[in-house]
RNA sequence: GGAGCGGACCGGGUAGUCGCCGGUCUGGUGGCAACUGCCGCCAGGCGGGAGGAAAGUCCGGGCUCCAGAGGACAGGGUGGUGGGUAACACCCACCGACCGCAAGGUCCGGGCAAGUGCAACAGAAAGGAAACCGCCCCUUGCGCAUGCGUGAGGGGUAAGGGUGAAACGGUGCGGUAAGAGCGCACCAGCAGGCCGGGUGACCGGUCUGGCUAGGUAAACCCCACCCGGAGCAAAGCCAAACAGAGAGCAGUCCCGCAACCGCGGGCCACGGGCCGGUCCGGUCCGUUAUCGACUUUCGGGUAGGCUGCUGGAGGCGGUGAGCAAUCACCGUCGUAGAGAAAUGGCUACCUCGCAAACCGUAAGGUUUGCGACAGAACCCGGCUUAUAGGUCCGCUCCGCAU
Numbered sequence: 001g002g003a004g005c006g007g008a009c010c011g012g013g014u015a016g017u018c019g020c021c022g023g024u025c026u027g028g029u030g031g032c033a034a035c036u037g038c039c040g041c042c043a044g045g046c047g048g049g050a051g052g053a054a055a056g057u058c059c060g061g062g063c064u065c066c067a068g069a070g071g072a073c074a075g076g077g078u079g080g081u082g083g084g085u086a087a088c089a090c091c092c093a094c095c096g097a098c099c100g101c102a103a104g105g106u107c108c109g110g111g112c113a114a115g116u117g118c119a120a121c122a123g124a125a126a127g128g129a130a131a132c133c134g135c136c137c138c139u140u141g142c143g144c145a146u147g148c149g150u151g152a153g154g155g156g157u158a159a160g161g162g163u164g165a166a167a168c169g170g171u172g173c174g175g176u177a178a179g180a181g182c183g184c185a186c187c188a189g190c191a192g193g194c195c196g197g198g199u200g201a202c203c204g205g206u207c208u209g210g211c212u213a214g215g216u217a218a219a220c221c222c223c224a225c226c227c228g229g230a231g232c233a234a235a236g237c238c239a240a241a242c243a244g245a246g247a248g249c250a251g252u253c254c255c256g257c258a259a260c261c262g263c264g265g266g267c268c269a270c271g272g273g274c275c276g277g278u279c280c281g282g283u284c285c286g287u288u289a290u291c292g293a294c295u296u297u298c299g300g301g302u303a304g305g306c307u308g309c310u311g312g313a314g315g316c317g318g319u320g321a322g323c324a325a326u327c328a329c330c331g332u333c334g335u336a337g338a339g340a341a342a343u344g345g346c347u348a349c350c351u352c353g354c355a356a357a358c359c360g361u362a363a364g365g366u367u368u369g370c371g372a373c374a375g376a377a378c379c380c381g382g383c384u385u386a387u388a389g390g391u392c393c394g395c396u397c398c399g400c401a402u
Stems, first nucleotide, its partner, number of pairs: 001398010012350007020049002023046010051373001055384002058382005063231004070280004075227005080094005095109001096107004110222002115220002117216002132161002134157010169187006188212001190209008235307004244298005251267001253266005269287007314333008352371008
């Protein structure tokens, strides 16, 4: 000097003027209350007011209700090990596989001999599969010279050739009629034993065995672990209004009183509501009636205000532990809360960055233009996506000079 890898941050400032929303203080004033209070209005002062992603709604929660609350199946999610966290599919560290010279990055990381599937074309055959060309043996026909050539039938074979991305391990020797892990030596793979290291996933060494069981599970599936549901349009309070007309199901039960009607109680009986789907179970209401908590048809009326709503698994600083994520302790701060949706408009100056043109030996100067993605809505922890331009820190590789 160049090319990269990983991480953090910024992404305009000042002044004036006009206009919004909240808080707090002072003064004035009205109402309620009756003991120093509550609510409202006016004026003035002070100070605050959109993000690193506020987006996506993909995960996890806090919170609210179902509800006092269970078991199983189905369904869904995750998938190496250890740790962090309120929790997670997130984060950290490590293991393994793959990519990269490296710094680093990616992961769809349990199981394919438990079962069922899928894989175009080519090829004989694509998985406990298979014989096209070949090789060997037997029988037989023809030609011919003991033998050879050629045709047919039967048997054996997968070493050689071919097809393909991939064809039931590789090389060599022996063996065989011809071959084949058929046997042996050395490798690779698989399954085990022992020793050592590690919390563990795993790693290293050594020994034994059978000779060797392709790919795909983000295919169905098997295995292990985890999971109530709905959601701030949750929910709660105050106010307003609430004419009606129909339909629907369920005990010939038992006990007591009464002794006509009927009343009370009971039942793992029956009908409905609730508990995400189904079953069990639980609980609440009702069971002969002009019924009602329920379901349903037609039809009428009202719907305004307040809370939830910002003090949180919070921010910042310091110390300690830990490889780290993070945790503990001490100190300090009070950092939007709108409600059809506020946080803005205009002017002037300055600054930063980029691009173009011009001047200049150079340093540099002048003019013009541009300046990203984007806007809280109950809150928080993540992930993913978008982003003009810039700054800083650490690390890797290449080249040159000293």
The prediction has a mean pLDDT of 75. Bacterial RNase P class A from a Pirellulales bacterium, 402 nucleotides, folded computationally. The gene name in the source record is rnpB. The sequence is in RNAcentral, with records from ENA. The model forms 97% of the base pairs in the Rfam consensus.